[in-house]
Context: one part of a larger RNA
RNA sequence: GAUUGAACGCUGGCGGCAGGCUUAACACAUGCAAGUCGAGCGGAUGAAGGGAGCUUGCUCCUGGAUUCAGCGGCAGACGGGUGAGUAAUGCUUAGGAAUCUGCCUAUUAGUGGGGGACAACAGUUGGAAACGACUGCUAAUACCGCAUACGCCCUACGGGGGAAAGGAGGGGAUCUUCGGACCUUUCGCUAAUAGAUGAGCCUAAGUCAGAUUACCUAGUUGGUGGGGUAAAGGCCUACCAAGGCGACGAUCUGUAGAGGGUCUGAGAGGAUGAUCCUCCACACUGGGACUGAGACACGGCCCACACUCCUACGGGAGGCAGCAGUGGGGAAUAUUGGACAAUGGGGGCAACCCUGAUCCAGCCAUGCCGCGUGUGUGAAGAAGGCCUUUUGGUUGUAAAGCACUUUAAGCGAGGAGGAGGCUCUUCUAGUUAAUACCUAGGAUGAGUGGACGUUACUCGCAGAAUAAGCACCGGCUAACUCUGUGCCAGCAGCCGAGGUAAUACAUAGGGUGCGAGCGUCAAUC
Numbered sequence: 001g002a003u004u005g006a007a008c009g010c011u012g013g014c015g016g017c018a019g020g021c022u023u024a025a026c027a028c029a030u031g032c033a034a035g036u037c038g039a040g041c042g043g044a045u046g047a048a049g050g051g052a053g054c055u056u057g058c059u060c061c062u063g064g065a066u067u068c069a070g071c072g073g074c075a076g077a078c079g080g081g082u083g084a085g086u087a088a089u090g091c092u093u094a095g096g097a098a099u100c101u102g103c104c105u106a107u108u109a110g111u112g113g114g115g116g117a118c119a120a121c122a123g124u125u126g127g128a129a130a131c132g133a134c135u136g137c138u139a140a141u142a143c144c145g146c147a148u149a150c151g152c153c154c155u156a157c158g159g160g161g162g163a164a165a166g167g168a169g170g171g172g173a174u175c176u177u178c179g180g181a182c183c184u185u186u187c188g189c190u191a192a193u194a195g196a197u198g199a200g201c202c203u204a205a206g207u208c209a210g211a212u213u214a215c216c217u218a219g220u221u222g223g224u225g226g227g228g229u230a231a232a233g234g235c236c237u238a239c240c241a242a243g244g245c246g247a248c249g250a251u252c253u254g255u256a257g258a259g260g261g262u263c264u265g266a267g268a269g270g271a272u273g274a275u276c277c278u279c280c281a282c283a284c285u286g287g288g289a290c291u292g293a294g295a296c297a298c299g300g301c302c303c304a305c306a307c308u309c310c311u312a313c314g315g316g317a318g319g320c321a322g323c324a325g326u327g328g329g330g331a332a333u334a335u336u337g338g339a340c341a342a343u344g345g346g347g348g349c350a351a352c353c354c355u356g357a358u359c360c361a362g363c364c365a366u367g368c369c370g371c372g373u374g375u376g377u378g379a380a381g382a383a384g385g386c387c388u389u390u391u392g393g394u395u396g397u398a399a400a401g402c403a404c405u406u407u408a409a410g411c412g413a414g415g416a417g418g419a420g421g422c423u424c425u426u427c428u429a430g431u432u433a434a435u436a437c438c439u440a441g442g443a444u445g446a447g448u449g450g451a452c453g454u455u456a457c458u459c460g461c462a463g464a465a466u467a468a469g470c471a472c473c474g475g476c477u478a479a480c481u482c483u484g485u486g487c488c489a490g491c492a493g494c495c496g497a498g499g500u501a502a503u504a505c506a507u508a509g510g511g512u513g514c515g516a517g518c519g520u521c522a523a524u525c
Base pairs, nucleotide, nucleotide: 001525002524003523004522007520008519009518010517013371014370015369016368017367018366019364020363021329026327027326028325030324031323032322035074036073037072040071041070043068044067049062050061051060052059053058054057081282082281083280090207091206092205093204094203095202096201099199100198104195105194106193107192108191109190110189111188112146114144115143121136122135123134124133125132126131152161153160154159166187167186168185169184170183171182174181175180208254209253210252216244217243220242221241222240223239224238225237226236227235257279258278259277260276261272262271263270264269285304286303287302288301307318308317309316310315335361337360338359339358343357344355345354346353347352374404375403376402377401384395385394386393387392408466410461411460412459413458414457418452421448422447423446424445425443426442427441428440429439430438469514470513471512472511473510474495475494476493480509481508483506484505491496
């Protein structure tokens, strides 16, 4: 000199853009953060409307909008947080072969016929609660056989094995038990191939400090057989052999998430890893598996420890390193806010629902950037202050006065863009037996949709009106005098200064530097 996720002291007008628990991976009250689908299923609920009865304001029948717990499907493995562990099962770079991959895209072939259950529900019953138990009924895109098998898998090449599920919209003939069959469109389902995406695995090189850590290793190193995995492999197991690593630093100990990057520096390098992006690890602590395409799963399950809470003492409940917020720790770090309008994600045919992701707002000079706190004129060089050789000098064109301006703030009015869509109407094309339905594209009308938001921006109004401090002035180092004090009080980064004329302490006047900041402290180069 530059820099910081900073803090402290004094001060503080506005805006834009960013950033905001670096400490206790300490404990957490409360609310929200992952749901959705009735176009998979049986039920429950039962609005409008219609009809009947009459007792004229009720009852019954029909009707089915809406909503709901349960079974079932998909999602919950993403998104969000944190950096405890990890010095290599990690990361970075470059390669590799022995693998899997839901949803998505393309292609091919199918989607036939049966069965038995379990919730819900009803009844009985246990428990303080959490939550159950028994009996009985029932549906499905839930579950299980059978049939079929282009391609698929196994094979000793003879052969053997393995699937599926239906739902919704519309409809002219034909059939009908009046439910529908049937046709068609569409969403699904099954098998297979290829792709895309994602993931698992292997190899090499690089990746902090300590030798006051020199030897380490028994599934250890390799082979064979077997097992296991989606997959190679001591990954596991039996047997056999005795190997393997190491001064090119093994092992041990300490420290630490890694990279892109960031800061500094002319560079080489040094330091660092907040925000943003990629990867990894973790989810009270330790262990385990289940489900699933994917987890050994933050807001899933089981077991154990610690802690907290409820209890009828028999037993139960919980996990903010999600967003806010609380206590604690600390020099120190924000709101228990708004909205799904946009972007994206999950579910759904869709409408739509959910989304503390996200977009916004609030707080904080924490940083960077921009703007303002007036402009011109004005010598009687006013008054006052300070100094003085008492003449004057200085503050100082500074003020006042006069003439202007109105940025920003304030008040009022107008007002983009972020909105692309979606629904209705209508046209064309495709599909089709069809002018239904559905899909795609277009049109001009209508309707609907913005949290931010009193938006940005523009115009108008009034009036200099609402807006300057901080540090320093002995040398380094830009900037000097008076008074007070008297080795005291105090100053100080270093040199030093103060003991009666202190430009070094404390005030004052003046000056210098920076300026909504200034200084101090800490840290890095």